Description: This is a predicted structure of a 162-nucleotide RNA (Lysine riboswitch aptamer) from a mouse gut metagenome.
[in-house]
Order: sequence, then C1' cells, then structure tokens
RNA sequence: GUAGAGGUUGCGUAAUUCAAGAGUAAGUUGUUGGAUAUACAAGGAAUAGAAGAGAACAACAGAAAGGGGAGAACGCCGAAAGGAAAAAGUUCCUUGUGCUUUUUUUCUUGGGUAUACAGCGAAUAACUGUAUAACUGUCAUCAAAACUUGAUGGGGCGCUAC
Repeated sequence: GUAGAGGUUGCGUAAUUCAAGAGUAAGUUGUUGGAUAUACAAGGAAUAGAAGAGAACAACAGAAAGGGGAGAACGCCGAAAGGAAAAAGUUCCUUGUGCUUUUUUUCUUGGGUAUACAGCGAAUAACUGUAUAACUGUCAUCAAAACUUGAUGGGGCGCUAC
C1' cells in the first nucleotide's frame, strides 16, 4: 500500500408507509380580569394594547416537526457516537444564558445486550453520558487431557492475509 474479519441485534443514510405526538400548539368567538407583551436577564429601538395587554376558563374548528415500528435500497468496518474549544444562526440592536446547525482542532470509546442513575423528549419509547454485569471478536502470556479449552491482561493509528 491492497484485500478482509467481528454481527444477521455491526454502523450510518435520502425516500415510502403506519402508530403516536393530539383533540396538543397556533387560530376564531365569549367570559373573568385590569396593564403589559414580543426564548430568558439587563439596556435601547420598533410594533401591538383601556376600541382591553399578559394570564385563566369555556366553545368552535384544528395541524406539524424531531423521535419510533415495518420491509426494502444505498454507503461502509473509527464503520460511528460523544466531550471540550472556535465560528455561524436563534426578536431589530448590544452583552450574557439557553437552544439549534455546519465546519475545523483536540480528547475518549473494540462491539452489541441488560440493569441503575442523570440529561433530552409528549412518552414508561428511542437517543446520549457514567457505572456495573455477563456475552462476543481479536492480540499477548501461561497451562493442559491440545489444531481446542481454561486463566490473566491489553486495544481500533488495533487484528489477519499478501
């Protein structure tokens, strides 16, 4: 440098369909109420507001996204996932917080499963992080009744073949 392996519960992805989200949000009308409201805090600006703000209740009518199941297709084996920093966006501006997306740098994780806690979420689903447990694949060392089994330990910039 090239080609491969871990598993049919390996990893990721555009589109299709179904359930849920949800009788929820936004909207209209009415009532209560009485001065603020525009992601959160502060300072401005603009708009709306006693011709009734925010909020609450009732009626009418009424979504969508993220996430999930299904079979199928494609790309792969640091596949991929996450932490931190920087940049961009998030109401019109400034500062900070929160949230979201993309790129770069750096750090961690062999892989899936189960359990507990935490975060996120409408959710007891899924996902993420940490810890524990056995399983699994691979390498090293040792032992044996030996082409396999057992014990201990390590990691993917690894392992096998050429």
Of the family's consensus pairs, 100% are formed in the model.